[in-house]
């Protein structure tokens, strides 16, 4: 993401008889989160269900925002991050591969025996795969080998010290060696009553009854009760827009945000107003003419997404 003017209209308010003032958005959208507000004859418990998941802060609140920590990527500035638990249990790991998590297995390979194809040992090497038992290098060891043993490095868990509000970081000691997936069920912690302005503003009186029926919306416990009759209300009006409001300046804070002062008045329709036409000026783009060039002129096309419906804070999407 248009500006100005004229004319013709629409809605609301004021005036009072033809006049004045105001009149869509950055997303008014999706209705995905959070709150205000309103109502419910139970606003109580348990279970179920749903959601959230590093730390500290901001906020009315949040699943939002800010800063930081860890991890991943990048030479770097920086970017990304659905970031509790796999040692409670269950489940899954396609294709390929000998073997996909188990008393592991054995295609190639190594060693011994046998003798020419078989038996036994090994699991280092090669191969498959996203992943191969999950421990890298060196030494010892052995028939051949292997954390089988040792040293160092690294990883996981954990103790201590120091720094930090904290997540965590650094240093140092101890212990250990059976993967991954929780964006599978599940477990843990925390949060959530439900319904939405078609909410709601209208109910009042009388009577009866309890192992029935009804209610607050999944179940249940607890709690409570007209569901019957009479009268009354119902296309109107209110709610409805002054609000966690907007702007400027100054202060606090790295920031999100917040405090103070001053100023401003800014839609309220209900089948739904906020528009249409014309002219001028713009923006973008195309063509033509002039010009050495910078550029100038003329003409055409185009000028987005969309549109209040109780109100705010976010997120996402459209342009």
């Nucleotide at each position: 993401a248009g500006g100005c003017a004229a004319c013709c209209g629409c809605u609301u308010g004021g005036g009072g008889u033809u006049c004045c003032a105001a009149g869509a958005g950055g997303a008014a959208a999706g209705u995905c989160c959070g709150g205000g507000c309103a109502g419910c004859a139970u606003a109580g418990g348990a279970c179920a269900c749903a959601g959230u998941a590093g730390u500290c802060g901001c906020u009315a609140a949040c699943g939002g925002c800010g800063a930081c920590c860890g991890c991943u990527c990048g030479c770097g500035a920086g970017a990304g991050u659905a970031g509790g638990g796999a040692a409670a249990g269950u489940g899954c790991c396609a294709c390929a591969g000998a073997g996909a998590c188990a008393u592991a297995a054995a295609c190639u390979u190594c060693c011994a025996g046998u003798u020419u194809u078989c038996u036994g040992g090994a699991g280092a090497u090669g191969g498959u795969g996203a992943a191969a038992a999950g421990a890298g290098u060196g030494a010892g060891g052995u028939a051949a080998g292997a954390g089988c043993u040792c040293a160092c490095a690294g990883c996981a868990c954990u103790g201590u010290a120091u720094g930090g509000u904290g997540a965590c970081a650094u240093a140092u000691g101890g212990u250990g060696g059976g993967g991954g997936c929780a964006a599978a069920c599940c477990c843990u912690a925390c949060u959530g009553g439900c319904u939405g302005c078609a909410a709601g503003g209208a109910g009042u009186g009388c009577u009866a009854g309890a192992u029935a029926c009804c209610u607050u919306a999944g179940u249940u416990c607890g709690a409570g009760g007209a569901u019957g009759c009479a009268c009354g209300a119902u296309c109107a009006c209110c709610g409805c827009u002054a609000g966690a409001g907007c702007a400027a300046u100054a202060g606090a804070g790295c920031a999100a945000u917040u405090u103070a002062u001053u100023g401003c008045g800014u839609a309220g329709a209900u089948a739904g107003a906020u528009g249409g036409u014309u002219g001028c000026c713009g923006g973008u783009u195309c063509u033509c003419u002039c010009g050495a060039g910078a550029g100038a002129g003329a003409g055409g096309a185009u000028u987005a997404c969309a549109g209040a419906a109780c109100c705010c804070g976010g997120c996402u999407u459209a342009u």